[in-house]
């Protein structure tokens, strides 16, 4: 270079075209407790970027960027 997989909260990750993107787990406040842990409760934060196809895109499709692979006389 060429090809093939891959991006969603800080971290793991759910949504196969119908939406107010959902959970865990972290973070912060509170209830408990002497104190801390557990435990319960409220609050916090996310779809790489740009553009197309739809009435509707996390999802389909095209460039582009990041990341893992494979392959080269």
């Nucleotide at each position: 270079g060429c090809c093939c997989c891959u991006g969603u909260a800080g971290u793991u990750u759910a949504a196969u075209g119908g939406a107010u993107a959902g959970a865990a787990u972290g973070a912060a406040g509170g209830a408990u407790u002497c104190c801390g842990g557990u435990u319960c409760c409220u609050u916090u934060g996310a779809u790489a970027a740009g553009g197309g196809u739809u009435c509707g895109a996390u999802u389909c499709c095209c460039u582009u960027c990041g990341g893992g692979g494979g392959u080269a006389c």
A computed fold for a 73-nucleotide RNA from a Bacteroidaceae bacterium, annotated as transfer RNA. The source organism's lineage runs through Bacteria, Pseudomonadati, Bacteroidota, Bacteroidales and Bacteroidaceae. The sequence is in RNAcentral, with records from ENA.